[in-house]
RNA sequence: UGUAAGGUUUUCUAGGGUUCCGCAGCUGCUGCUGGUCUGGUCCGAGGGAAAACACACGGCGCCGCCGUGGACACACGGAGGGACAAAAGCCCGGGAGAU
Numbered sequence: 001u002g003u004a005a006g007g008u009u010u011u012c013u014a015g016g017g018u019u020c021c022g023c024a025g026c027u028g029c030u031g032c033u034g035g036u037c038u039g040g041u042c043c044g045a046g047g048g049a050a051a052a053c054a055c056a057c058g059g060c061g062c063c064g065c066c067g068u069g070g071a072c073a074c075a076c077g078g079a080g081g082g083a084c085a086a087a088a089g090c091c092c093g094g095g096a097g098a099u
Base pairs, nucleotide, nucleotide: 007053008052009051010050011049012048015043016042020040021039022037023034024033025032026031055069056068057067058066059065060064074094076097080092081091082090
């Protein structure tokens, strides 16, 4: 200086905003405004949690079942941009950069 790798999904949480609901105010009662409204629906972590699957090995009554295993290691991180209603620890992104 360069290259490669660190599996997938689901549920939940930290967090997030405001489509819908609720709440509050106004109202011409059709509606309008408010997320600097606790909340419900909603979004939601590579570096948060749990589980299942996948994978490897072994076994068995054999393409199915059971057990073990991690590849469970490590992981500081902008700015800026993007989507959805909108925002975010989401995506760009184990990015740029740092060690």